[in-house]
């Protein structure tokens, strides 16, 4: 150069064109003399990024950027 796979919450990662989730973290509460553990709530997201298909895209399709494998 080429070919292939990943990029979705603070981490790890689910998500079959039709409402964005889990789980741990964090924050409140309730529980304790006090912490922890348990319990109950609550915040957090330009789905990397720009165009296209479509009534509708995290999902399809194109280019870019970023990683991570192969190959020459």
């Nucleotide at each position: 150069g080429c070919c292939u796979c990943u990029g979705u919450a603070g981490c790890u990662c689910a998500g079959u064109g039709g409402u964005a989730g889990a789980g741990c973290a964090u924050c409140u509460g309730c529980u304790u003399c006090g912490u922890a553990a348990g319990c109950a709530g609550g915040g957090g997201g330009u789905c990397a990024c720009a165009g296209g298909u479509u009534c509708a895209a995290g999902u399809c399709c194109u280019g870019u950027c970023a990683g991570g494998g192969g190959c020459u």
Overview: Predicted 3D model of a 72-nucleotide RNA (transfer RNA) from Candidatus Pacearchaeota archaeon CG1_02_31_27. RNAcentral records the identical sequence in 4 taxa. The source organism's lineage runs through Archaea, Nanobdellati and Candidatus Pacearchaeota. The sequence is in RNAcentral, with records from ENA. Rfam family: tRNA. Rfam classes the family as a transfer RNA. Its family is annotated with triplet codon-amino acid adaptor activity in the Gene Ontology.